This is a predicted structure of a 354-nucleotide part of an RNA (large-subunit ribosomal RNA, domain IV) from Candidatus Dasytiphilus stammeri. Its Rfam family is "Bacterial large subunit ribosomal RNA". Rfam links the family to the GO terms structural constituent of ribosome and ribosome.
[in-house]
Context: one part of a larger RNA
RNA sequence: CCUGGGUGAAGGAACUAGGCAAAAUAGUGCCGUAACUUUGGGAGAAGGCACGCUGGUUUAUGGUGAAAUCUAUACAGAUGGAGCUAGAGCCAGCCUAAGAUAAUAGCUGGCUGCAACUGUUUAUUAAAAACACAGCACUGUGCUAACACGUAAGUGGAUGUAUACGGUGUGACGCCUGCCCGGUGCCGGAAGGUUAAAUGGAAUAGUUAAGGGUAACCUGAAGCUGUAAAAUGAAGCCCCGGUAAACGGCGGCCGUAACUAUAACGGUCCUAAGGUAGCGAAAUUCCUUGUCGGGUAAGUUCCGACCUGCACGAAUGGCGUAAUGAUGGCCAGACUGUCUCCACCCAGGACUCA
Repeated sequence: CCUGGGUGAAGGAACUAGGCAAAAUAGUGCCGUAACUUUGGGAGAAGGCACGCUGGUUUAUGGUGAAAUCUAUACAGAUGGAGCUAGAGCCAGCCUAAGAUAAUAGCUGGCUGCAACUGUUUAUUAAAAACACAGCACUGUGCUAACACGUAAGUGGAUGUAUACGGUGUGACGCCUGCCCGGUGCCGGAAGGUUAAAUGGAAUAGUUAAGGGUAACCUGAAGCUGUAAAAUGAAGCCCCGGUAAACGGCGGCCGUAACUAUAACGGUCCUAAGGUAGCGAAAUUCCUUGUCGGGUAAGUUCCGACCUGCACGAAUGGCGUAAUGAUGGCCAGACUGUCUCCACCCAGGACUCA
């Protein structure tokens, strides 16, 4: 020096990112117990008192319940109280520094964020505010169901049948969930426009019997081969409606009140509509350690407000919320070698010598 353990004057978190680690709390009975609350809780809240041994009261009060006796003779009921056993309280006494004497054995309280809760998770750096959840909503599905696996047969769904099953979102509970259907999606509609294969075959190209020409070559029916117009032609798209707990979205400028300031009010431009309730420097606030108040002698954190919301906002849920949490932040008490500031001891290593 390392590992494990012990003790410590005075102070008591001054340590530190942070009370990390350690210390402290701890049992049983009784007394007593706040805010808040979903009336269940919170709660072992908090905070106190008692606790050993001997004797007496004393077999107080219980548990079990034998013999025996009685009765409407029922393998019944009643009386009875032996034996065994549990066991306070009160009174008196005894001893210790100390009586829950060892081991074992909650630290407590206050404010607040998040998630309702029990649960689940990154086997091997993350246990959480993430996932799940009951509840809520939308949507699909009429049974050979939708959906999933499989080439198929078939199987699950389900030996179920819309109070069922699948998908999606939200996430207990309370109060609520505003406006926008222009875009994208989905649902419905079928008048018109557009439109595939297919049907169709106008027209046209090649070829040549034949005809013409001295010849080169020209014309060229039918057939065959190729190209191929018009016309007919569904869904879809265009179109017309609906739908936001579908994906999503939810403005700008200027002026105005008898101090000033501000703007209930007015004007104007744009939009599908311009953010409602609630909340707000927030797990969201850049400027920012915003400003004010509280706590501290001193507080970039914390709590309460304000609103100038860079860039909250309503099931991508909004705001509250008792209880719960090996959850995040802050504060207080108790406690301590975390520290001021280190010292010593025990055990085992390392190290030196053998």